Glycine riboswitch aptamer from Salipaludibacillus sp. CUR1, 110 nucleotides, folded computationally. The coordinates come from a structure-prediction model, not an experiment, and the mean pLDDT is 76. The model forms 91% of the base pairs in the Rfam consensus.
[in-house]
RNA sequence: AUGAUAAUAAGGGGAGAGAACGUUUGAUUUGAUAAGGUUUCAAAUGAAACGUCGCCGAAGGAGCAAGCGCAUGACGUGAAUCUCUCAGGCAAAAAGACUCUUAUUGGACG
Numbered sequence: 001a002u003g004a005u006a007a008u009a010a011g012g013g014g015a016g017a018g019a020a021c022g023u024u025u026g027a028u029u030u031g032a033u034a035a036g037g038u039u040u041c042a043a044a045u046g047a048a049a050c051g052u053c054g055c056c057g058a059a060g061g062a063g064c065a066a067g068c069g070c071a072u073g074a075c076g077u078g079a080a081u082c083u084c085u086c087a088g089g090c091a092a093a094a095a096g097a098c099u100c101u102u103a104u105u106g107g108a109c110g
Stems, first nucleotide, its partner, number of pairs: 006105008018053001020052006027045006054090003060086001061084003067077003
């Protein structure tokens, strides 16, 4: 003096699948009734909780092939974007494996 893998932080990109159905609760809007300025009723909209079925895989979680160890067995170890779907998710929002940029740490190689 170059500044790899890696780690941390910030910002960006980022797929899939019912805006499902039912009950309850709050909110907003409209109308009616009574009353004289607030109660009741009905309808619509969206949200939340619970329940029912259907579906998705890229938070997290779980499982294992080759290989390796062991004595050739049992057994152990053994990855994922694979598989499962516990959890999570199924308009938007949030989340989101992975990835890009910047900064910092660090110091492989030369």
It matches the Rfam family "Glycine riboswitch aptamer". Rfam links the family to the GO term glycine biosynthetic process.